Large-subunit ribosomal RNA, domain I from Actinoplanes sp. DH11, 594 nucleotides, folded computationally.
Context: one part of a larger RNA
RNA sequence: GGCGAACGGUGGAUGCCUUGGCACCAGGAGCCGAUGAAGGACGUGGGAGGCCGCGAUAGGCCUGGGGGAGCUGUCAACCUAGCUGUGAUCCCAGGGUGUCCGAAUGGGGAAACCUGGCACGAGUCAUGUCGUGUCAUCCAUGCCUGAAUUCAUAGGGCAUGUGAGGGGAACGCGGGGAAGUGAAACAUCUCAGUACCCGUAGGAAGAGAAAACAACCGUGAUUCCGUGAGUAGUGGCGAGCGAAAGCGGAUGUAGCCUAAACCUUUGGCGUGUGAUAGCUGUCAGGCGUUGCGCUAGGGGGGUUGUGGGACCUGCUUUUCAUGGCUGACAUCAUGAUGAAGAGUUACAAAGUUAUAGGUUAGUUGAACGGUGUGGGAAAGCCGGCCGUAGAGGGUGAGAGCCCCGUAAGCGAAAAUCUAUGACCUCUUUGCAGUGUUCCCGAGUAGCAGCGGACUCCUAGAAUCUGCUGUGAAUCUGCCAGGACCACCUGGUAAGGCUGAAUACUUCCUGGUGACCGAUAGCGGAUAGUACCGUGAGGGAAUGGUGAAAAGUACCCCGGGAGGGGAGUGAAAUAGUACCUGAAACCGUUCGCCU
Numbered sequence: 001g002g003c004g005a006a007c008g009g010u011g012g013a014u015g016c017c018u019u020g021g022c023a024c025c026a027g028g029a030g031c032c033g034a035u036g037a038a039g040g041a042c043g044u045g046g047g048a049g050g051c052c053g054c055g056a057u058a059g060g061c062c063u064g065g066g067g068g069a070g071c072u073g074u075c076a077a078c079c080u081a082g083c084u085g086u087g088a089u090c091c092c093a094g095g096g097u098g099u100c101c102g103a104a105u106g107g108g109g110a111a112a113c114c115u116g117g118c119a120c121g122a123g124u125c126a127u128g129u130c131g132u133g134u135c136a137u138c139c140a141u142g143c144c145u146g147a148a149u150u151c152a153u154a155g156g157g158c159a160u161g162u163g164a165g166g167g168g169a170a171c172g173c174g175g176g177g178a179a180g181u182g183a184a185a186c187a188u189c190u191c192a193g194u195a196c197c198c199g200u201a202g203g204a205a206g207a208g209a210a211a212a213c214a215a216c217c218g219u220g221a222u223u224c225c226g227u228g229a230g231u232a233g234u235g236g237c238g239a240g241c242g243a244a245a246g247c248g249g250a251u252g253u254a255g256c257c258u259a260a261a262c263c264u265u266u267g268g269c270g271u272g273u274g275a276u277a278g279c280u281g282u283c284a285g286g287c288g289u290u291g292c293g294c295u296a297g298g299g300g301g302g303u304u305g306u307g308g309g310a311c312c313u314g315c316u317u318u319u320c321a322u323g324g325c326u327g328a329c330a331u332c333a334u335g336a337u338g339a340a341g342a343g344u345u346a347c348a349a350a351g352u353u354a355u356a357g358g359u360u361a362g363u364u365g366a367a368c369g370g371u372g373u374g375g376g377a378a379a380g381c382c383g384g385c386c387g388u389a390g391a392g393g394g395u396g397a398g399a400g401c402c403c404c405g406u407a408a409g410c411g412a413a414a415a416u417c418u419a420u421g422a423c424c425u426c427u428u429u430g431c432a433g434u435g436u437u438c439c440c441g442a443g444u445a446g447c448a449g450c451g452g453a454c455u456c457c458u459a460g461a462a463u464c465u466g467c468u469g470u471g472a473a474u475c476u477g478c479c480a481g482g483a484c485c486a487c488c489u490g491g492u493a494a495g496g497c498u499g500a501a502u503a504c505u506u507c508c509u510g511g512u513g514a515c516c517g518a519u520a521g522c523g524g525a526u527a528g529u530a531c532c533g534u535g536a537g538g539g540a541a542u543g544g545u546g547a548a549a550a551g552u553a554c555c556c557c558g559g560g561a562g563g564g565g566a567g568u569g570a571a572a573u574a575g576u577a578c579c580u581g582a583a584a585c586c587g588u589u590c591g592c593c594u
Base pairs, nucleotide, nucleotide: 001593002592003591004590005589006588007587008586009585015579016544017543020516021515022513023512024511025510026509027508028507029505030504031167032166039101040100041099042055043054044053046079047078049075050074051073052059061095062094063093064092065091066090070083071082072081106115107114108113116135117134118133119132120131121130122129137164138163139161140160141159142158143157144156145155171202172200173199174198175197176196182189186236212219213218223250224249225248226247227246233241234240255497256496257495258441262300263299264298265297266296267295268294269293270292271291277290278287279286280330281329282328283327284326285325305475307440308439309438310437311435312433313432314431315430319336320335321334322333323332324331339428340427341426342425343424351423352422353421354420355419356418357417358416359415360414362410363409364408368383369382370381371380384401385400386390392404393403394402446470447469448468449467450466451465452464453463456482477492478491479490480489481488531538532537551578554565555564556563557562
């Protein structure tokens, strides 16, 4: 020096564990904000700091419930000083306080700072000073004022507004909109209207009551799922892309409101005297521009495709009152009442109250002993018991009967949600007929050019849609049925609203797992921390003594570190470098070989 064995050191693999994660399911909730949010800074405790809580009333204040013996959060002990059956601490509900920054909003500003005006108050001899409130901008409404320029308008000012502004994980709608890639290269094409950016809304959004489909039969708003179907199609007919009708379900006693014609009314403009306009009709009287046209509003009316409505005519509708220039009759309008119907998610819009049920604290809750092993019984053995409870967790090892729970019941002063009813609120003539009368959504439909969306890449290219140009008709009208024409069929555009079935999960509650178990599982067993970077941003590591600290009194060596005794403990080769403690690596002893 090598090999081997044994015993150690180092190291932290492995096993076991879990405080933490991951995924999904069900239910709830689905917004917060100038009444100042989200997120922060700085403070706040008797004693340094971090976390959490709270805000100069600062580990807390008040009220109402619950609860019942200890309490003064946690890392994390040790003291001190206190509170508490006159019910503390703690839990729930409602209120109060809530510094400074932040949309940040009196002005400024390098966020958490600086500095004003006004009103009222405190203080000072007085000034300085202090406290409370208020003062941003835009928008809407109302009013005042008011240029060039007479009226006017622009502009300016004031008041009122729980109007806006900012934040939020995903989901929605809209406006823009790639490339890597695939096509085995690449340009049309694809990726993909995806990623991303912007705007904006809601608890969902969007869509939605046929100018729809269909096919000679019929269906009857929209949305979502399954199927139809990888079909019909489309496609350098390559790669690929890819429907619809129909059928079966989810939901659903969901459908409504307007524009116009016509009547009436208000403002403005024009026009109007032969009193021949007008004042509901007739007759008589009376009034005297109240009229007519255009325009802009308000009220009524009206809303449809077996076309509908207006106008006109006829019939019809509980009672009463008032009104129509006057009187009579007729008739019309308005109001009240009755009747009928409807309603808070559309079709108008607020609530109040009762009942029932839930949510936000809680509460009752069955049944076991012995023996022996052991440090310890919940294991073994013996004998019992409960079970609408043998889910689960803890307790010195495997506990239905020890503890917390579990099954099943019970419970709310207050707040809140849901359902139903009542109060309440709202609406209301209907039917028929005739008509060469009137209306039925215009820079629209259509057409042309260039684009986009549709399964549809310009094609024979319908349909929907954007920009530009042109530019109709009103029911004997117009649109669609995949160029176009005829017939036939379906519908009625150019205004609007609308619940449910659907999407998502930041958040709350409960649950589940052929999910992980500390190089795993979230980046994170708390951390967006430490640290890095001027910054945008990047971004860790570290779990385990023991049942219980019982964490080694005392003695010895040593300056200490550390160790040897002694003691604790079941165990100390469990000694805060602590469960197990592999390998590499480093030693000690012994054996063999050189």
It matches the Rfam family "Bacterial large subunit ribosomal RNA".